[in-house]
RNA sequence: GGAGCAGACUGGGUGGCCGCCGGUUUCCCUAGUGGAAGCGGGAGGAAAGUCCGGGCUCCGCAGGACAGAGUGGUCGGUAACGCCGACCGAUCGAAAGAUCCGGGCAAGUGCAACAGAAAGCAAACCGCCUCGCGUUUGGCUUUGGCCGGCGCGCGGUAAGGGUGAAACGGUGCGGUAAGAGCGCACCAGCAGCCGGGGCGACUCGGCUGGCUAGGUAAACCCCACUCGGAGCAAGGUCAAACAGGGAGGAUUCGGUCCUAGGACCGGAACGACGCGGUCCGCGACGUCAUUACUUCCGGGUAGGCUGCUUGAGGCGACGGGCAAUCGUCGUCCUAGAUAAAUGGCCAUCACCCGUCCAACAGGGCGGGCACAGAACCCGGCUUACAGGUCUGCUCCAAGG
Numbered sequence: 001g002g003a004g005c006a007g008a009c010u011g012g013g014u015g016g017c018c019g020c021c022g023g024u025u026u027c028c029c030u031a032g033u034g035g036a037a038g039c040g041g042g043a044g045g046a047a048a049g050u051c052c053g054g055g056c057u058c059c060g061c062a063g064g065a066c067a068g069a070g071u072g073g074u075c076g077g078u079a080a081c082g083c084c085g086a087c088c089g090a091u092c093g094a095a096a097g098a099u100c101c102g103g104g105c106a107a108g109u110g111c112a113a114c115a116g117a118a119a120g121c122a123a124a125c126c127g128c129c130u131c132g133c134g135u136u137u138g139g140c141u142u143u144g145g146c147c148g149g150c151g152c153g154c155g156g157u158a159a160g161g162g163u164g165a166a167a168c169g170g171u172g173c174g175g176u177a178a179g180a181g182c183g184c185a186c187c188a189g190c191a192g193c194c195g196g197g198g199c200g201a202c203u204c205g206g207c208u209g210g211c212u213a214g215g216u217a218a219a220c221c222c223c224a225c226u227c228g229g230a231g232c233a234a235g236g237u238c239a240a241a242c243a244g245g246g247a248g249g250a251u252u253c254g255g256u257c258c259u260a261g262g263a264c265c266g267g268a269a270c271g272a273c274g275c276g277g278u279c280c281g282c283g284a285c286g287u288c289a290u291u292a293c294u295u296c297c298g299g300g301u302a303g304g305c306u307g308c309u310u311g312a313g314g315c316g317a318c319g320g321g322c323a324a325u326c327g328u329c330g331u332c333c334u335a336g337a338u339a340a341a342u343g344g345c346c347a348u349c350a351c352c353c354g355u356c357c358a359a360c361a362g363g364g365c366g367g368g369c370a371c372a373g374a375a376c377c378c379g380g381c382u383u384a385c386a387g388g389u390c391u392g393c394u395c396c397a398a399g400g
Stems, first nucleotide, its partner, number of pairs: 001396010012349007020042002023039006044371001048382002051380005056231004063280004068227005073087005088102001089100004103222002108220002110216002125161002127157003131153006138147003169187006188212002190209008235306004245297005251268008269287003273283003313332008351368007
């Protein structure tokens, strides 16, 4: 100097004029949705997506099983998570590093076009070999015949060739009629046993065994673990309005008391209801009547206040830990709108791009200035982002 990898910050500054929302202090008044002055505050790293996890609120306890859904190496962190950290394994990269739906295919069922004999327990297209038969332009011959060639058939074979992404371990030697882990040596995988390191996933090494059994589970499936629901439009409260609306539904048994017909208690059944789906189970209300329970049809209201911002909070120092993060001490209060405030204009500077003058520095002109906007709150993930600054690491080249 160049090419990369990982991470962090910023993404406008200053001045003037005018304007908006909320807090607080003081004053004024027609005392209310009021006005004036002072002081302080006012949109993000993603506020976005609504993909996860919670806090909080309500559903009368929120049970068991099945179904369904989610996660999937180990150990930590966290309120929790599908998140974060470290490590292990696999793949990619020369490396720094990056990526991962990372348990199971010798539990079962599937799927893999075309090519190929054959794509999972098989199989023979071309070949190679023994034997039998036939033939023979060849050679030999002691005229019987033998060797070789060609064709057909039974049998053996999976080493060589071919197809394919992938063909039932690889290389070499021996052996065989020809071959084959058929045997041997070395290597790879697998199984068993033993030893070392590690909390663990796992890893290193030794011995034995000829055992060699492809891929795919974000395919169905099996295994392990986890899972009430609804949501601030939750919920609370005040005011107002309505048709005092219409049509239906539901039995008995036992006990006690009173003065003879009722009241109370308990069980079962019934009417519909609640507990994410189904079943079981549980809970409350009502049951012969118009008080009340419940189902269906219809009508009215949709206004105000609250929830609403002090939190698993921010910042700093020290300490533990490889880290994520945790502890102690100190300090700070940093939006709360409700049709939705947090802004508009002017000037100047900074930054970026182009161009001219210049070539030490700088000056002029023109244009531009990213993604984007709280709505109960918080922890994550994912996506978008012009330009600028900083830190650490890897490799290459040159010079000293």
Source information:
The prediction has a mean pLDDT of 77. A computed fold for a 400-nucleotide RNA from a Planctomycetaceae bacterium, annotated as Bacterial RNase P class A. Its Rfam family is "Bacterial RNase P class A". Its family is annotated with tRNA processing, ribonuclease P activity and dimeric ribonuclease P complex in the Gene Ontology. Lineage of the source: Bacteria > Pseudomonadati > Planctomycetota > Planctomycetia > Planctomycetaceae.